[in-house]
RNA sequence: AACGAACGUUAGCGGCGCGCUUAACACAUGCAAGUCGAGCGAGAAAGGGCUUCGGCCCCGGUACAGCGGCGCACGGGUGAGUAACACGUAGGUAACCUACCCUCGAGUGGUGGAUAACUCUCCGAAAGGAGAGCUAAUACAGCAUAAGACCACGAUCUCGAAAGAGAAUGAGGUCAAAGCAGGCCUCUUCAUGAAAGCCUGCGCUUGAGGAUGGGCCUGCGGCCCAUCAGCUAGUUGGUGGUGUAAAAGACCACCAAGGCAAAGACGGGUAGCUGGUCUGAGAGGAUGAACAGCCACACCGGAACUGAGACACGGUCCAGACUCCUACGGGAGGCAGCAGUGGGGAAUCUUGCGCAAUGGGCGAAAGCCUGACGCAGCGACGCCGCGUGAGCGAUGAAGGCCUUCGGGUUGUAAAGCUCUGUGGGGAGAGAAGAAUAAGUUCCGGCUAAUACCCGGAGCGAUGACGGUAUCUCCUUAGCAAGCACCGGCUAACUCUGUGCCAGCAGCCGCGGUAAGACAGAGGAUGCAAGCGUUAUCCGGAAUGAUUGGGCGUAAAGCGUCUGUAGGUGGCUUUUCAAGUCCGCCGUCAAAUCCCAGGGCUCAACCCUGGACAGGCGGUGGAAACUACCAAGCUGGAGUACGGUAGGGGCAGAGGGAAUUUCCGGUGGAGCGGUGAAAUGCAUUGAGAUCGGAAAGAACACCAACGGCGAAAGCACUCUGCUGGGCCGACACUGACACUGAGAGACGAAAGCUAGGGGAGCAAAUGGGAUUAGAGACCCCAGUAGUCCUAGCCGUAAACGAUGGAUACUAGGUGCUGUGCGACUCGACCCGUGCAGUGCUGUAGCUAACGCGUUAAGUAUCCCGCCUGGGGAGUACGUUCGCAAGAAUGAAACUCAAAGGAAUUGACGGGGGCCCGCACAAGCGGUGGAGCAUGUGGUUUAAUUCGAUGCAAAGCGAAGAACCUUACCAGGGCUUGACAUGCCGCGAAUCCUCUUGAAAGAGAGGGGUGCCCUCGGGAACGCGGACACAGGUGGUGCAUGGCUGUCGUCAGCUCGUGCCGUAAGGUGUUGGGUUAAGUCUCGCAACGAGCGCAACCCUCGUGUUUAGUUGCCACUAUGAGUUUGGAACCCUGAACAGACCGCCGGUGUUAAGCCGGAGGAAGGAGAGGAUGAGGCCAAGUCAUCAUGCCCCUUAUGCCCUGGGCGACACACGUGCUACAAUGGGCGGGACAAAGGGUCGCGAUCUCGCGAGGGUGAGCUAACUCCAAAAACCCGUCCUCAGUUCGGAUUGCAGGCUGCAACUCGCCUGCAUGAAGCAGGAAUCGCUAGUAAUCGCCGGUCAGCCAUACGGCGGUGAAUCCGUUCCCGGGCCUUGUACACACCGCCCGUCACACUAUAGGAGCUGGCCAGGUUUGAAGUCAUUACCCUUAACCGUAAGGAGGGGGAUGCCUAAGGCUAGGCUUGCGACUGGAGUG
Repeated sequence: AACGAACGUUAGCGGCGCGCUUAACACAUGCAAGUCGAGCGAGAAAGGGCUUCGGCCCCGGUACAGCGGCGCACGGGUGAGUAACACGUAGGUAACCUACCCUCGAGUGGUGGAUAACUCUCCGAAAGGAGAGCUAAUACAGCAUAAGACCACGAUCUCGAAAGAGAAUGAGGUCAAAGCAGGCCUCUUCAUGAAAGCCUGCGCUUGAGGAUGGGCCUGCGGCCCAUCAGCUAGUUGGUGGUGUAAAAGACCACCAAGGCAAAGACGGGUAGCUGGUCUGAGAGGAUGAACAGCCACACCGGAACUGAGACACGGUCCAGACUCCUACGGGAGGCAGCAGUGGGGAAUCUUGCGCAAUGGGCGAAAGCCUGACGCAGCGACGCCGCGUGAGCGAUGAAGGCCUUCGGGUUGUAAAGCUCUGUGGGGAGAGAAGAAUAAGUUCCGGCUAAUACCCGGAGCGAUGACGGUAUCUCCUUAGCAAGCACCGGCUAACUCUGUGCCAGCAGCCGCGGUAAGACAGAGGAUGCAAGCGUUAUCCGGAAUGAUUGGGCGUAAAGCGUCUGUAGGUGGCUUUUCAAGUCCGCCGUCAAAUCCCAGGGCUCAACCCUGGACAGGCGGUGGAAACUACCAAGCUGGAGUACGGUAGGGGCAGAGGGAAUUUCCGGUGGAGCGGUGAAAUGCAUUGAGAUCGGAAAGAACACCAACGGCGAAAGCACUCUGCUGGGCCGACACUGACACUGAGAGACGAAAGCUAGGGGAGCAAAUGGGAUUAGAGACCCCAGUAGUCCUAGCCGUAAACGAUGGAUACUAGGUGCUGUGCGACUCGACCCGUGCAGUGCUGUAGCUAACGCGUUAAGUAUCCCGCCUGGGGAGUACGUUCGCAAGAAUGAAACUCAAAGGAAUUGACGGGGGCCCGCACAAGCGGUGGAGCAUGUGGUUUAAUUCGAUGCAAAGCGAAGAACCUUACCAGGGCUUGACAUGCCGCGAAUCCUCUUGAAAGAGAGGGGUGCCCUCGGGAACGCGGACACAGGUGGUGCAUGGCUGUCGUCAGCUCGUGCCGUAAGGUGUUGGGUUAAGUCUCGCAACGAGCGCAACCCUCGUGUUUAGUUGCCACUAUGAGUUUGGAACCCUGAACAGACCGCCGGUGUUAAGCCGGAGGAAGGAGAGGAUGAGGCCAAGUCAUCAUGCCCCUUAUGCCCUGGGCGACACACGUGCUACAAUGGGCGGGACAAAGGGUCGCGAUCUCGCGAGGGUGAGCUAACUCCAAAAACCCGUCCUCAGUUCGGAUUGCAGGCUGCAACUCGCCUGCAUGAAGCAGGAAUCGCUAGUAAUCGCCGGUCAGCCAUACGGCGGUGAAUCCGUUCCCGGGCCUUGUACACACCGCCCGUCACACUAUAGGAGCUGGCCAGGUUUGAAGUCAUUACCCUUAACCGUAAGGAGGGGGAUGCCUAAGGCUAGGCUUGCGACUGGAGUG
């Protein structure tokens, strides 16, 4: 895009079309084929009229019926069958027919006997039938005539040798006919008849021709399956017959053995064919409704009759199934005609009107018949047309929806105003379709004729549709819009609800709490009386590729060769005209499509004309090309000749090394094997070594991207036989060529059969190891096999994953074989040709990788093969095979991918380079004990919450008794503890009392401030109402901000250019170097940015400057607030200093590295701050901020008490120890950095002590905390659960605070637990570091601080090195990973579902065969029976007819053995999905 459509939903009108695609299922009822009295006989009833009642007349020679003629073979329906001369197209028929019709010729004479109807009788339920009698014809039968036809015969001519063929001809025999109607004339009766004759028309007979319609035959064309490969006995042909309208094995007898087939016979499946229709740019593909042509069929099967025509839809006979009637004896029927019914189905109409038109049958005609046809009805089923209003209309109304709350949108849409009137309704008018009817008038023709008839002109009836189309008037915007969609494809976006649910979905996919994808709404978009969905076909699809594809790696080259059919084929010249090309002719029905014109108001639709029609046939021409014929040529191909290389093949002979075994000697303890071992061998003598013997298999070095062969493959040496190649020269043949479906041959290894052989090796097998296991890898043994002969198998990643042949298209450089040139004394070297074999590379090709004269380039020819993945190279069938199996080779079902090449990452028990307290080397710890603290778990009313590998766990928390506090219990409040706005009252504030656990509630008293325009206002408090407050409620996976981590690792990017189809690459890689993408050199790159480094701070040296509260000096017993000094220390500020700067070596002369000098410091001097781009949906909604959701007399707020402090247990981080490098006691030294006025607190005094009292000094280089401790000296302890260790517990106290019970710290006395150095494992640290020692601070009333952050004192050991563990950086490689190895993914097993193969069998259908029976019927026969009107005969009788019987053929049926196929099937096998 389309549709004979269906379904959902909606629906105003009209025109034109279309309407059982399924059950060729069954059918009630009505209708669909009759007509002719001008072929014939007979001839009513009823009705009407008259009547003298006997009857007569009209209708009326009418109706029904009969004989006879024509028609019923057309028209109408359907598509079951049919793969066929059925259809289409073009031809043939000298092998034929044709009623009615037309033209031409001839004839139409004369006889005869019957029969239906009718009458009578009889049988039967009916349908029907029988007998007797009468009668007619255009019915039937003889006779005459006979142009012509047929039969037999004779003679003549032509051809021929003859047989015979043909032509014309003679005399015989046989064979036709039918009348009817009208008229004229004559006669009679006087209005009708009759006879002869004549005329006309319609008929009849015969012959010829035409037209029309058919029969038969032929060429060509159009479906699928080869898992259908061989088929055929009337089969193929001949002779002679039969038969027919006609050719013919169409049929029969005899004879011969043919005929068809890979260009697809035979078989199976499916199917009416065509013009056309749909689609497509076309070529094609699909289809065959309606309309038209042909065919076939008419309940199923068979058969003939009649006829011009049938083997007959509304005819006959028989058989079968079904239905109906019946008196049970017997009968009737055939909607795939029009309507209609049931059934089937997703689904398809009225039991309508009319013959008015068109057409058909009969008739002389009127006319009759006509479900053909013309119309109407139903159905949006389709196509086409029209309408549902038009114009103005902003305050952009209301409402809805959204909102950033400003507004936006619906939207000129509505309302309102002004118009119009198609369709609808009412009324009126009203067609075309219909004229060559009959008849009649006139004219002309024919004729003897004014009849008849023919031609022409006038008059002339008839409408189903239908009072329809159309027109006019009236009427009111009044009565007339839906459907689908809105994530992308694809035009159209938001809100709400839902929360991987409900659902959507054509593909991709959407939905797990902010869904443009579900559902609803608002809005938008598209189409519109329709709109969507579904089914189907074509297109897109170059996705079966002729036009117009491919096969190295994506699917795809047969393992290789030989060769049949076939296809294709070198150069020159003829002939011919098959192909080819050109002109003309015929045809390809009409309709359709296209073009033009015309008619319905337009259109759809219809009419007219034109054009087209690629095919087929005929005819005339051309001769280039292809083919044929003929004659040549040598270039392709081949033969002969001369050389030549070679693991080419087959057979035979020979050889040495090695291995193993056996024998003997020597010898004496292990050997062997592995990562390490063990099994194994060995004192019965192994292994080792020497000598000898035997056997089998394989042939080191040479040896090489070297050689040969078609491939598989081929290697010790020699001999014999043998195939092919290459080179040279150019003698011969003269296209002999290429490819190659089928076919044939060869064909590694393994395997099989038979017979040998068997050293080594070695499936299976055994043992030992390894391992969770080890059916493996490793080891010790070891059988088939490996070897030979003969035969099978026929497959491999049989690979260059690349079929063969030929030609053409840049080079460079090796190797092999063989020529030539040139040059040499010569071997080489050098140049060049042919054949082969490699590498590299241009153009070109390719998706890329790559290929590239050995093509995957450019072309030609031939063959093979491919068409998404899986199922599956499986199943079934067939062929081959001894078997194993091979070859050929599907489907159901299932998925939306599978795959190729390349890119960037990530990863690797890949590689290279490098770094880090990463390992190693060391020191000290943790893990064991007790305690502290945090976490998990458990418990609880609550034990609030968060943090969970590194990167949570002395973390948020720099400090939970109340508060904090978020948790729990209880008591309370509801505009609220807090903010803003409004109203009222009161200044605020302070004090007292009652009650209560408190919050709170109630009462009393004191107090009147500030500004002012005198109204009031500001701050504060109380009360009230509403907007609102409030939330440590949820979501860190909606977020901002902040932070952790890789990691202070050296990386991460950009612009321009270049390369690539692109992803992307280059730069950033490479050589060096560095702590560093640090620097340097090179380079299709050149530059730049964020990182690194530096700039900043502290410490280390010096200078300058400044000099108090610090420093020094003096005085002094000492201290100092005195005095002096500015040299030192110190403090503060500003500078200097370090840069591989200098020297040497090294390195590319570079960057740099190594050493040295100088220097306080040397190669970044030490430490800090500083954290690129990213990763982990890392952490935090409980710091804060914030979207959305949730709560609102509570999830908010206040208060009291409790909890966060629980305790079987597990983990992390610490403290203290286990002691003598120690502990106790006494004495004595030396810091730095901090903090202090609600504070630090000296001094004195009391207390054993914590502490109390007192309160000098200090807002601090001044005073206080403050004593530093380890250390040193002296002394005791002497290796023990201790004078170690201090947990736990008791008593007594102190301090802070409203308050130390849960639950603080400290002191004294007493108590004196575990613990004697810590398993597996694990942590920190490279120098002023570790270790060890004390001091201070923040938070803080106090403190659970052993924590955290700082400060100084004392002060080590070790670093060979980068193999390994962990982490990281760069380059490279592989990848089936990309959520990126914590990836991906394989198979069994279990369960569920699905389809499928096998399957004992069961079952339905179809096909053809054998056999049997054999209806009806044609034909044949008949000796039986009957019989007669026509003809013959005087007659008897004959010819003839009928019946019966027999024979051949044969439908349906019975029996039987098969083939194909459908369904079911216990169980079994694999497959797919979850």